[in-house]
Context: one part of a larger RNA
């Protein structure tokens, strides 16, 4: 890992609704005791037992009154009641109390069991090759005048080097290991604060510690064992057959709350109501956003502007005048969430018609939800700005939505999947091949592989289509060439110098076809060159903005690597046209289900009537209308059936009992193979094996369905 077994909403009381049953203004026993039955005294049936419970009346704190009552001076007004349904079983739905749907803690607390490991201490043992160093003491010999030096002996030491022996420092092996710490190598201590036998002492809220929260039996920030103990767990994980119908939420408000919970909201069941809900129309209402405005309130740039003010000048004072600036005020043009003279669409709120529909409301039972996310409009906080797993408000959708399209792609676009078919027609997006369908028409455009992608800016360009308006041209444009482009004069000033050309001022005349007191280069300045400007050569269009379409450029990043790919010059890109492919959408056709409605049928009730008979009575017997309730008997019609939480219907299956009826050695249940039926959950049949129990049908009961739990146990 896989298969097999096991393996989770139970039970008991209490309440509280809903089904069904007794009885019913009443209903029920409870302990108990008797009887029957039993092995029983359990348990089960019958029967006794009215104690006590709800319920038939409330109201008030209560005395107390009562269909009343309580507040109150009240005969007032209000509050709670008053026109009747209970109640005991049974079964389901919930909730409370219990381990309460299973499985998980870390921990608390008690009462033991540990110092055979290890810490520290107690008592008695034991071992420490050899080899260095050479304090101090004594001794005997020399030297010396003493203290004292020299040599031998002897020998000290938490001394040196190094075995056993204790120790782990370092590298490196092991890492399903030789080992749950080992081995190789290398280290350190190795007469001591040292090693170690043996006995023994210390005990968990404690011991013990040269102290490291170490060590106390492979366990230690508080040992292990059992027990309280199914501790507790607002947390994680798991919770078992089927169909059928409806179908959320991730908001609000409060919370020692924020991933928990209450109440409301939203869903489902069940009863009431009876047109309330909703679309749409038309009437009416409220209001101040988009927009738009500048009359308010403020902003803000131009442009004139008075008064003040500042400079200047004039004056004997008083003052006067210029010229700058400029409140107020004038003109044109603007800007606002806390501006408004103005003012939409939507949307809301009412009437009232009209469509349609059980959609609304109420009152009960059960929930889940209370992490929501994208996108498209409108906005807030927040930032430089972009951006955001930020908040909010209107809408869709994903969540719980499958199907086509978008290359792939929860949420974009198309479209809501009851189920079948080898039948059609469309959506979106598509129609050269990968790959259904057009190598479709008509017109342009585009040369850049632009593009075919949703997707790059300012800047720059005789790119190339199209508009619209203005010059300028057979009296000759535009460009090209040839020529000419003078004179007063080198204007004045200024300056070294200033001669068209540093600057400043002026910018006239004159000849003339025509030439600027000079476009631009150039010089110290002159000089040169050139331009405006004419003329002449030649002969047909030019010229400079503007608005548009498509196209360059600008353009750098990590795979070829943002057409899906091939490719394409259209198989791009604009505008019109016709086809055609394309979905689980519609359509055709067959079938299921659900609900409503109509028909048919059967039962109730109507039915305490009317009739018939004879046994004359609390009697029999048989027919029947309308409306009404009932049913899954069928049938036609309609209209609906995608779904997580999660509600509410209907079944299938497994063990066991009760009652009835079967089967089986001429072969039960299992099991295996094969056949067949049913929407399904299953369920018959036939053959093999196998060897002795076992279906059905009508009710009861539950230790009732297994894939998942790092699930438990066993097998491989």
């Nucleotide at each position: 890992g896989c298969c097999g077994g096991c393996g989770a909403g139970u039970u008991g009381c209490u309440g509280u609704c809903g089904g069904u049953g007794g009885c019913g203004a009443g209903g029920u026993u409870a302990a108990u005791c008797c009887c029957g039955u039993u092995a029983a005294u359990c348990a089960c049936g019958g029967g006794a037992g009215g104690a006590g419970c709800c319920g038939u009346a409330g109201c008030g704190a209560a005395a107390g009154c009562g269909a009343g009552u309580c507040u109150g001076a009240a005969u007032a007004g209000g509050g709670c009641g008053u026109a009747u349904a209970g109640u005991c079983g049974c079964c389901g739905g919930c909730a409370g109390c219990a381990g309460a749907c299973c499985c998980g803690a870390g921990g608390c607390c008690g009462g033991g069991c540990g110092a055979u490991c290890u810490a520290c201490c107690c008592a008695u043992g034991g071992a420490c090759a050899g080899g260095g160093c050479g304090a101090g003491g004594c001794c005997c010999c020399c030297c010396u005048u003493u203290u004292g030096g020299g040599g031998g002996c002897u020998c000290a030491g938490g001394c040196c080097c190094g075995a056993a022996c204790c120790c782990g420092u370092u590298g490196g092996u092991g890492c399903u290991g030789c080992a749950a710490u080992a081995c190789c190598a290398u280290g350190g201590g190795a007469u001591g604060a040292g090693c170690u036998g043996u006995g023994g002492g210390u005990a968990g809220g404690g011991g013990u510690g040269a102290a490291a929260u170490g060590c106390c039996a492979a366990u230690c920030g508080a040992g292990c064992c059992c027990g309280g103990a199914u501790c507790u767990a607002g947390c994680u994980g798991g919770u078992u057959c089927u169909c059928c119908g409806c179908g959320a939420a991730a908001u609000g408000c409060a919370u020692u709350u924020a991933g928990g919970u209450g109440c409301a909201g939203c869903c489902u069941c069940g009863g009431a109501u009876g047109g309330u809900c909703g679309a749409c129309u038309a009437c009416g209402c409220a209001g101040g956003u988009a927009g738009a405005g500048c009359a308010c309130u403020g902003g803000a740039g131009g442009g004139g502007g008075u008064a003040a003010g500042u400079u200047c000048g004039a004056c004997g004072c008083c003052u006067c005048g210029a010229a700058c600036c400029c409140a107020a005020c004038c003109c044109a043009a603007c800007c606002a969430a806390a501006c408004u003279c103005c003012g939409a669409a939507u949307g809301g709120c009412g009437u009232a018609g009209c469509c349609a529909a059980a959609a609304g409301u109420c009152c009960g039972g059960g929930a889940g939800u209370g992490g929501g996310g994208u996108u498209g409009c409108g906005g807030g906080a927040u930032u430089u700005g972009c951006g955001a797993c930020u908040c909010c408000g209107c809408a869709a959708c994903c969540g719980a939505g499958a199907g086509g399209g978008g290359a792939a792609c929860a949420a974009c676009c198309c479209a809501g999947a009851u189920c079948g078919c080898c039948a059609g027609c469309u959506a979106a997006g598509g129609u050269c091949c990968c790959a259904a369908a057009g190598u479709g028409c008509g017109a342009g455009c585009u040369a850049a592989g632009u593009g075919u992608u949703u997707g790059c800016a300012a800047a720059g360009g005789u790119g190339u289509g199209g508009g619209a308006a203005g010059g300028c041209a057979u009296u000759g444009a535009c460009g090209a060439c040839c020529g000419g482009g003078a004179u007063g004069u080198a204007g004045g000033c200024u300056u070294a110098g200033a001669a068209g050309c540093a600057g400043c001022c002026a910018u006239c005349a004159u000849c003339u076809a025509a030439g600027g007191a000079g476009u631009g280069c150039g010089u110290a300045a002159u000089a040169g060159c050139u331009c405006a400007c004419c003329g002449g050569u030649g002969g047909a269009g030019c010229c400079a903005a503007c608005c548009u379409g498509c196209g360059c450029c600008g353009a750098a990043a990590a795979u070829u690597a943002a057409c899906g790919g091939g490719g394409c010059u259209a198989a791009g890109c604009u505008c019109g046209c016709c086809a055609c492919c394309g979905a689980a959408g519609c359509u055709g056709u067959g079938g299921g289900g659900u609900u409503a409605g109509c028909u048919u049928c059967a039962g109730c009730u109507g039915a305490a009537u009317a009739a018939a008979u004879c046994u004359u009575g609390u009697a029999u017997u048989g027919c029947a209308a309308a409306a009404g309730c009932u049913g899954a008997u069928a049938g036609c019609u309609a209209a609906c059936c995608g779904g997580u939480a999660g509600c509410g219907g209907a079944g299938c299956g497994u063990u066991c009992c009760c009652u009835g009826u079967g089967g089986g050695u001429u072969g039960a249940a299992g099991u295996u193979c094969g056949a067949g039926c049913g929407u399904a959950a299953g369920c018959u049949c036939g053959g093999g094996u196998g060897g002795a129990c076992u279906g059905c049908a009508g009710g009861g009961a539950a230790g009732u369905g297994a894939g998942a739990a790092u699930g438990c146990c066993g097998g491989c």

Overview
A computed fold for a 716-nucleotide part of an RNA from a Pseudomonadota bacterium, annotated as large-subunit ribosomal RNA, domain II. The RNAcentral record of the full RNA draws on ENA. Its mean pLDDT, the model's own confidence on a scale to 100, is 82.